Predicted 3D model of an 86-nucleotide RNA (c-di-GMP-I-GGC riboswitch aptamer) from Thiobacillus sp.

């Protein structure tokens, strides 16, 4: 540089429980594993999801704005174990 079939040695943790924190998406902790070669880390692009405001005769709907949430939605971009090949 490239691979994750095979061997090692490891690591992360969906849903779901219990605890707390948030109006809310959702978060952190502990039990738990569905899966994950970056399920590391970054909201920079798409996007998906909340509150609020605005609109509306009215609303559970659209456009729009405003603040947020998700890296296990895809793309970027930073960085990096272990094991093959070269």
């Nucleotide at each position: 540089a490239c691979c994750g079939a095979a061997c090692a040695g490891g690591g992360c943790a969906a849903a779901c429980c219990c605890g707390c924190c948030g109006c809310g998406a959702g978060g952190c902790g502990g039990g738990g594993a569905c899966g994950c070669a970056a399920a590391g880390u970054u909201a920079c692009c798409g996007g998906u999801c909340u509150c609020g405001c605005g609109g509306c005769a009215a609303u559970u709907c659209a456009u729009g704005c405003g603040a947020g949430a998700c890296a296990g939605c895809g793309g970027g971009g930073c960085c990096g174990c272990c094991g093959g090949u070269u």